The RNA shown here (TPP riboswitch aptamer (THI element)) has 98 nucleotides and comes from an Alphaproteobacteria bacterium. The source organism's lineage runs through Bacteria, Pseudomonadati, Pseudomonadota and Alphaproteobacteria. The sequence was found by an Rfam model in a public genome assembly.
RNA sequence: UACACACGCUUGGGGUGCCUGUUCCUGAAACGGGCUGAGAAAAACCCAUCGAACCUGAACCAGGUCAUUCUGGCGGAGGAAAGCGGAACUGAUACCGG
Numbered sequence: 001u002a003c004a005c006a007c008g009c010u011u012g013g014g015g016u017g018c019c020u021g022u023u024c025c026u027g028a029a030a031c032g033g034g035c036u037g038a039g040a041a042a043a044a045c046c047c048a049u050c051g052a053a054c055c056u057g058a059a060c061c062a063g064g065u066c067a068u069u070c071u072g073g074c075g076g077a078g079g080a081a082a083g084c085g086g087a088a089c090u091g092a093u094a095c096c097g098g
Base pairs, nucleotide, nucleotide: 001094002093003091004090007085008084009083010082011048012047013046014045016042017035018034019033020032021031022030023029054079055078056077060073061072062071063070
């Protein structure tokens, strides 16, 4: 010096369960509480190819729990949504000079 990166802007992609209480003939729904988590409808959170955000497999398997996408496996399986900018810092990088 270049490249990459953090990050930013715009655009886009996602998931929103489990248990329980009240209302109630029952069920559903609404509201409230509890569990895990970044997030359980928040105009929030996460992710965007260096892609485990998220989906399929899956009414899956093992462990654990009041219960559950709770933990792990599955998973060197298959899919999955991009462009621009990027001073300084940073760096498994390349080149030049000393």

Model confidence (mean pLDDT): 77 of 100. Rfam family: TPP riboswitch aptamer (THI element). Rfam describes the family as follows. Vitamin B(1) in its active form thiamin pyrophosphate (TPP) is an essential coenzyme that is synthesised by coupling of pyrimidine and thiazole moieties in bacteria.